[in-house]
Overview
This is a predicted structure of a 75-nucleotide RNA (transfer RNA) from Candidatus Buchananbacteria bacterium CG10_big_fil_rev_8_21_14_0_10_33_19. The coordinates come from a structure-prediction model, not an experiment, and the mean pLDDT is 82. Its Rfam family is "tRNA". By type it is a transfer RNA. From the family's description: Transfer RNA (tRNA) molecules are approximately 80 nucleotides in length. It was read from a public genome assembly.

RNA sequence: GGACGAUUAGCUCAGCCUGGUUAGAGCGUCUCAUUGACGUUGAGAAGGUCAGUGGUUCGAAUCCACUAUCGUCCA
Numbered sequence: 001g002g003a004c005g006a007u008u009a010g011c012u013c014a015g016c017c018u019g020g021u022u023a024g025a026g027c028g029u030c031u032c033a034u035u036g037a038c039g040u041u042g043a044g045a046a047g048g049u050c051a052g053u054g055g056u057u058c059g060a061a062u063c064c065a066c067u068a069u070c071g072u073c074c075a
Stems, first nucleotide, its partner, number of pairs: 001074007010027004020058001029045005051067005
């Protein structure tokens, strides 16, 4: 220098291929119930500029371009 892949909640990930109601799960955190207490279990809650910018579209996490970071491969 070139090619490909990844980036979504505090952590690990799904959803993207096939655009469409309010973006989800597990773990974690908080509250309540249960317990002598802790844990377990049950119920509930908080937590997201979907890496960034721009474009396409009535509508973008999803399609397109570029940028950033990380990884793999080629030279």